Model confidence (mean pLDDT): 80 of 100. The RNA shown here (transfer RNA) has 75 nucleotides and comes from a Parcubacteria group bacterium. It was read from a public genome assembly. Rfam family: tRNA. It is annotated as a transfer RNA.
[in-house]
RNA sequence: GGCGCCAUCGUCUAGUCUGGUCCAGGACGCAGGGUUUUCAUCCCUGUAACACGGGUUCGAAUCCCGUUGGCGCUA
Numbered sequence: 001g002g003c004g005c006c007a008u009c010g011u012c013u014a015g016u017c018u019g020g021u022c023c024a025g026g027a028c029g030c031a032g033g034g035u036u037u038u039c040a041u042c043c044c045u046g047u048a049a050c051a052c053g054g055g056u057u058c059g060a061a062u063c064c065c066g067u068u069g070g071c072g073c074u075a
Base pairs, nucleotide, nucleotide: 001074002073003072004071005070006069007068010028011027012026013025020058029047030046031045032044033043034042051067052066053065054064055063
């Protein structure tokens, strides 16, 4: 240099193939409450996210292009 893959709550991750039923779901964490003599466990509620820019579309986390960062293959 060429090619391919990946990027989503504080952390891990589902959803992308097939655009809409998703004010993006789950687990852990954190905060509050319940239970308990107390702690732990358990239960309830809350918390917070689509790397960045542009395009297509009535509608984009999802499709297309580019950028950034990471990983791999190849020369």